About this RNA
Predicted 3D model of a 72-nucleotide RNA (transfer RNA) from a Candidatus Nanoarchaeia archaeon. Rfam family: tRNA. Gene Ontology term of the family: triplet codon-amino acid adaptor activity. The coordinates come from a structure-prediction model, not an experiment, and the mean pLDDT is 81. The sequence is in RNAcentral, with records from ENA. The organism belongs to Candidatus Nanoarchaeia, within Archaea.
This record gives sequence, structure tokens and C1' cells, in this order.
RNA sequence: GCACCGGUAGUGCAACGGUUAACAUAGCAGCCUUCCAAGCUGUUGAUCUGGGUUCGAUUCCCAGCCGGUGCA
Repeated sequence: GCACCGGUAGUGCAACGGUUAACAUAGCAGCCUUCCAAGCUGUUGAUCUGGGUUCGAUUCCCAGCCGGUGCA
């Protein structure tokens, strides 16, 4: 340099173009327990950036940035 894959809560990951972006874990509060751990309940927190298409974009298209793999 070229091709392909990926970027979503602190972390790991889902999500036919459509009502509240799901789940696990973590954080916080409570319950339970003599205490801790485990368990249960509630709660907080996220779509890499900029354009385009569309009535509507996490999703489709273009450009960029970052990471990975392969080739050179």
C1' cells in the first nucleotide's frame, strides 16, 4: 500500500429499517445473614466521527478515525 472483518454501558456481547437498544457481569440501594460470601429485588449507565438515502437508520450507502487478520 491492497483486501476482508470489527467498533454498542466499566467489561463481554445481542438487536427484520419502526413502541422503552435486550442479556450477562460490574457499580449503587435494599432484603436475607451474628458478620462476610452466595442468593433475591430495585436502580444507574451505551450505539466511533461526519455526511447521504428514507416518513423513520444501531441496521443501508459514502468518506474519515481506531483495532484485528491475510497478502505485498